[in-house]
RNA sequence: UGAGUUGGCGGCUAGGGUUCCGGCCUUUCGGGGUGCUGGUCCGAGAGCUGCCACCUGCGCCAGAGACAUAGGCGCCGGGCACGGCGGGCCAAAAUCCCGGGAGAC
Repeated sequence: UGAGUUGGCGGCUAGGGUUCCGGCCUUUCGGGGUGCUGGUCCGAGAGCUGCCACCUGCGCCAGAGACAUAGGCGCCGGGCACGGCGGGCCAAAAUCCCGGGAGAC
């Protein structure tokens, strides 16, 4: 100095608020107010888990004249990870998205 250490989807949780339900307060009984232990809802790159794909390596199918290439199956593995301000989505907020961003080491 260069390259690689992968991507997607589902379930759950930490967390989040207030559309709907419920609770509480109020009411001229039409309704209004209130995030309030909750249900619906949103929900993690750095949380858990499952599946699929991809990649490195190894083994087998496997010799048919030989070489090369391609294919199939199986197994191990796929590191590390501190992080604003501000903005955005949905009803709203958020460890969601911008974002493994800016920055730091």
A computed fold for a 105-nucleotide RNA from a Beijerinckiaceae bacterium, annotated as Guanidine-I riboswitch aptamer. Of the family's consensus pairs, 100% are formed in the model.